The RNA shown here (SAM riboswitch aptamer (S box leader)) has 105 nucleotides and comes from Jeotgalibacillus proteolyticus. The prediction has a mean pLDDT of 84. Its Rfam family is "SAM riboswitch aptamer (S box leader)". Rfam describes the family as follows. The SAM riboswitch is found upstream of a number of genes which code for proteins involved in methionine or cysteine biosynthesis in Gram-positive bacteria. Its family is annotated with regulation of gene expression in the Gene Ontology. Lineage of the source: Bacteria > Bacillota > Bacilli > Caryophanaceae > Jeotgalibacillus.
[in-house]
RNA sequence: AACUUAUCUAGAGAGGUUGAGGGACUGGCCCUUUGACACCUCAGCAACCAGCCACAUUUGGCAUGGUGCUAAUUCCAGCAGGUUUAAACCCCUGAACGAUAAGGA
Numbered sequence: 001a002a003c004u005u006a007u008c009u010a011g012a013g014a015g016g017u018u019g020a021g022g023g024a025c026u027g028g029c030c031c032u033u034u035g036a037c038a039c040c041u042c043a044g045c046a047a048c049c050a051g052c053c054a055c056a057u058u059u060g061g062c063a064u065g066g067u068g069c070u071a072a073u074u075c076c077a078g079c080a081g082g083u084u085u086a087a088a089c090c091c092c093u094g095a096a097c098g099a100u101a102a103g104g105a
Stems, first nucleotide, its partner, number of pairs: 003103006013042005021031003025078004043070003048066003051062004079094004
């Protein structure tokens, strides 16, 4: 790497360096020289794991450590089904993809 399980419409940004791309892929749409991406510092969010406290059935709390995250629902769609229609759009559901965590070898 592959694989398994869980979650993904909530939440949370300032400064510095740099200087043209970025939002995984494709299409759309959007962000961006009023400074993208990335890195650094500080701050914050969250509560997956460890830890601690309470309760002892489930669980609840804290936020010390390990991660993660801090534009837009995972930005929307992609595949399948349903609904609707003249055909569609729209809408609904599920899957897939992806991300994160914990396992695992």